[in-house]
């Protein structure tokens, strides 16, 4: 360079659930916790799911469901 993540070391993210708080909602930010995660970094709403609705080629949420694109730490080979 490239491949892979069984073991490890040094970090690093934080579901669920509680608390303020903003939202009609799905959810979103902030503290707590830890269930987990080799990209649970970054970007993206194409597939998917969800809500809201005055039922539309409406109007929104989710990236810790899939896939896409870029970038990275240790390990082995």
């Nucleotide at each position: 360079c490239g491949a892979u993540g069984c073991a490890a070391a040094g970090g690093c993210c934080a579901a669920c659930c509680c608390u303020g708080u903003c939202g009609u909602g799905a959810g979103g930010c902030a503290g707590g916790c830890a269930c987990g995660g080799a990209a649970a970094g970054c970007a993206c709403a194409g597939g998917g799911u969800c809500u809201c609705a005055a039922a539309g080629u409406g109007a929104g949420a989710c990236a810790g469901c899939c896939a896409u694109g870029c970038u990275a730490c240790c390990a082995u080979c």